Predicted 3D model of a 73-nucleotide RNA (transfer RNA) from a Candidatus Omnitrophota bacterium. Rfam family: tRNA. Rfam classes the family as a transfer RNA.
[in-house]
RNA sequence: GCUGGCGUAGCUCAGUUGGUAGAGCAGCUGAUUUGUAAUCAGCCGGCCGGGGGUUCAAUUCCUCUCGCCAGCU
Numbered sequence: 001g002c003u004g005g006c007g008u009a010g011c012u013c014a015g016u017u018g019g020u021a022g023a024g025c026a027g028c029u030g031a032u033u034u035g036u037a038a039u040c041a042g043c044c045g046g047c048c049g050g051g052g053g054u055u056c057a058a059u060u061c062c063u064c065u066c067g068c069c070a071g072c073u
Stems, first nucleotide, its partner, number of pairs: 001072007010025004019056001027043005049065005
């Protein structure tokens, strides 16, 4: 320098034939317990790495860019 993959909640990841984002763990509250843990119920938490474009509508399509990983030279 070229090619490909990934980037979504604090963490690990789903969600793409475009229609307003979800799970597990973690955290908080309550129940239970002499108390803790465990268990059960509920809650909180993300403008989807950033900019631009297409569209009535973009996490999703196009493009530029940033970060990480892999391969080639």